The RNA shown here (c-di-GMP-I-GGC riboswitch aptamer) has 85 nucleotides and comes from a Clostridia bacterium. NCBI's taxonomy places the organism under Bacteria, Bacillati, Bacillota, Clostridia.

RNA sequence: CGCGACAAGGGCAAACACACCGAAAGGUGUGGGCGCAAAGCCACAGGUCUAUGGCCACACGGCUACGACGGCUGGGCUGCCGAAC
Numbered sequence: 001c002g003c004g005a006c007a008a009g010g011g012c013a014a015a016c017a018c019a020c021c022g023a024a025a026g027g028u029g030u031g032g033g034c035g036c037a038a039a040g041c042c043a044c045a046g047g048u049c050u051a052u053g054g055c056c057a058c059a060c061g062g063c064u065a066c067g068a069c070g071g072c073u074g075g076g077c078u079g080c081c082g083a084a085c
Stems, first nucleotide, its partner, number of pairs: 002085001003082002011036002016031006034071001040077003044074003047069003053064004
């Protein structure tokens, strides 16, 4: 350095409930704990979700990110511990 243990000490926190914010996706807080060795940070590439607004249609509806998701996959930056190999 790779690697990642039924290790130590810690960390984060899914679903769900409640409150608040948001048009929505979703977010924040508290409880909760499914999981996580980067589940720490960055929307850079892909992907997914939403559609207030805009466009088309003017009947249903359709399209669109500049919005959202890092706990979907890559990539970048940073980082605790040390059994085996």